About this RNA:
Model confidence (mean pLDDT): 76 of 100. c-di-AMP riboswitch aptamer (ydaO/yuaA leader) from a Spartobacteria bacterium, 166 nucleotides, folded computationally. The source organism's lineage runs through Bacteria, Pseudomonadati, Verrucomicrobiota and Spartobacteria. The sequence was found by an Rfam model in a public genome assembly.

RNA sequence: GUUCUUUGUCAGCUUAAUGGCCGCGCGAGUUUCGCGGCCAACGGGGGACCCAUAUUUUCCACGGUUUCAAAGACCGCGGAUCGGGGCAAACGGCGCCUGCGGCGUCGCGAGCAGUUCAUGCGCUCGAGCCCGACAGCUAACCUCGUCAGCAACGUGAAUUGGCAAG
Numbered sequence: 001g002u003u004c005u006u007u008g009u010c011a012g013c014u015u016a017a018u019g020g021c022c023g024c025g026c027g028a029g030u031u032u033c034g035c036g037g038c039c040a041a042c043g044g045g046g047g048a049c050c051c052a053u054a055u056u057u058u059c060c061a062c063g064g065u066u067u068c069a070a071a072g073a074c075c076g077c078g079g080a081u082c083g084g085g086g087c088a089a090a091c092g093g094c095g096c097c098u099g100c101g102g103c104g105u106c107g108c109g110a111g112c113a114g115u116u117c118a119u120g121c122g123c124u125c126g127a128g129c130c131c132g133a134c135a136g137c138u139a140a141c142c143u144c145g146u147c148a149g150c151a152a153c154g155u156g157a158a159u160u161g162g163c164a165a166g
Stems, first nucleotide, its partner, number of pairs: 005166007012150003018040008041146006051136001058080003062076005083134001084131004091107007108126005114159007
């Protein structure tokens, strides 16, 4: 130094939301932090044939064309969201109330501590946001994100890695 084995101890979670490299900034160096770029990884959206679907395209304001003028129609642009759609587990039913919100309950869905399985009268959550009249699936291709929030766990079996000692 390597391999095997024993004992002890430690291992964070939800989410796609992580890792690396380069440059700049902070007096110099290292580290940390911030900004920018690139690569990888993970995740989302758009997007053919084929297949599937079935008759949808709302409201307001402004400008232009047509018209004697107006209405209407058409074109362009902007805003809104009762239509439609997207991310996410974040949906459905019933009952009640001071009612458009709240509470309770059932079903269903998601999560619970390194990993997997089993278990329990176990525990927690079912929010929020986006597009802007518009998108089914979808190869090539195009494009976007890498935030945010935290302790809801016990038991049994198996197992992975780090450290220490023998």